[in-house]
Context: one part of a larger RNA
RNA sequence: CCUACGUUAAGGAACUAGGCAAACUAACCCCGUAACUUCGGAAGAAGGGGUGCCCCGGUAGUGUUCCGGAUGUCAAAGUUUGGGAUGCGAAAGGGUCGCAGUGAAAUGGGCAUCGUGACUGUUUAACAAAAACUUAGGGCUGUGCUGAAAUCGCAAGAUGACGUAUACGGCCUGAUGCCUGCCCGGUGCUGGAAGGUCAAGGGGAGGAGUUAGCCGCAAGGCGAAGCUUCGAACUUAAGCCCCAGUAAACGGCGGCGGUAACUAUAACCGUCCUAAGGUAGCGAAAUUCCUUGUCGGGUAAGUUCCGACCUGCACGAAUGGCAUAACAAAGAUGCCGCUGUCUCAACGUAGGGCUCG
Numbered sequence: 001c002c003u004a005c006g007u008u009a010a011g012g013a014a015c016u017a018g019g020c021a022a023a024c025u026a027a028c029c030c031c032g033u034a035a036c037u038u039c040g041g042a043a044g045a046a047g048g049g050g051u052g053c054c055c056c057g058g059u060a061g062u063g064u065u066c067c068g069g070a071u072g073u074c075a076a077a078g079u080u081u082g083g084g085a086u087g088c089g090a091a092a093g094g095g096u097c098g099c100a101g102u103g104a105a106a107u108g109g110g111c112a113u114c115g116u117g118a119c120u121g122u123u124u125a126a127c128a129a130a131a132a133c134u135u136a137g138g139g140c141u142g143u144g145c146u147g148a149a150a151u152c153g154c155a156a157g158a159u160g161a162c163g164u165a166u167a168c169g170g171c172c173u174g175a176u177g178c179c180u181g182c183c184c185g186g187u188g189c190u191g192g193a194a195g196g197u198c199a200a201g202g203g204g205a206g207g208a209g210u211u212a213g214c215c216g217c218a219a220g221g222c223g224a225a226g227c228u229u230c231g232a233a234c235u236u237a238a239g240c241c242c243c244a245g246u247a248a249a250c251g252g253c254g255g256c257g258g259u260a261a262c263u264a265u266a267a268c269c270g271u272c273c274u275a276a277g278g279u280a281g282c283g284a285a286a287u288u289c290c291u292u293g294u295c296g297g298g299u300a301a302g303u304u305c306c307g308a309c310c311u312g313c314a315c316g317a318a319u320g321g322c323a324u325a326a327c328a329a330a331g332a333u334g335c336c337g338c339u340g341u342c343u344c345a346a347c348g349u350a351g352g353g354c355u356c357g
Base pairs, nucleotide, nucleotide: 001352002351003350004349005348006347007346008345010343011342014341019338027051028050029049030048031047036041038175052096053095054094055093061088062087063086064085065084066083067082068081069080070079071078097101109336110335111334112333113332114331116328117327121133122132137173138172139171140170141169142168143167150159151158152157176323177322178321179320181253182252183251186250187249188246189245190244191243192242195241196240197239201235202234206230207229208228209227210226213222214221215220254272255271256270257269258268281315282312293309294308295307296306297305
């Protein structure tokens, strides 16, 4: 010096990103206990007091069981009372010892405010336990069953389910309370069928090749049937175009100019654009760039914190909005107690390191 412990004057978080670590607290009995609340809680809230041993005394009281008495009844049950056996066992009072009586050990520190998530639960086996996942509750949607929808499989077959819409699948939200505004133009989904477009198929107008034959002195020309081949009109499903509906479907929810008898501001007016221009509630927020915004509180002093304001760079309503008791090894701030975290270090114990062997 390192590791694990013990103690410490005065101070008591001045340490530090942060009270990390340590300390305080602690058992049982009694008293007492606030806001808030979903009336269950909060709560062991908080905050106080007691605790050994001896006597009273195994007393008062009380559980179980056995044997009786009284009452009651047809008989019982029940009520009351005495005794035996056996188990548990105070309080008050008195005395007494020590510095100290849960005499060692085991054995909650507490309070206030806020954000988030309702809660118990689950998770990254081996750097993350959380505000993430789940959840009950809410909603949309699919599915009507002699093979549901959905899923696995080439199939057979199986799950769903030996279930049947109070059931099963998919997606979103996430207890509860108060609520959930406007937009269907785009994308998706559902419905519609008049028209447009449109595949294979059907159809076969028309053309081409070949050649019996015919014409020609020849070169060559014409050319039926058959076979081969190209092929127009017309016909023709879904889809798309089209027409509607639908946002707890994916999503979206404006700009400029002017105006009131101080100023400022603009209930009001005009204009452009849009599918519609953000409603309630909340707001420098887990969201605010400018920003340590401004004001108030807390501190002697506060980029954090709490309460407001609204100028929301870039909140906002089941990608849910705003509240919320209880809960959280979670996050933020403050206070009391407590302490070697610190001022500032010291001493001791054990084991290492180190030196010698």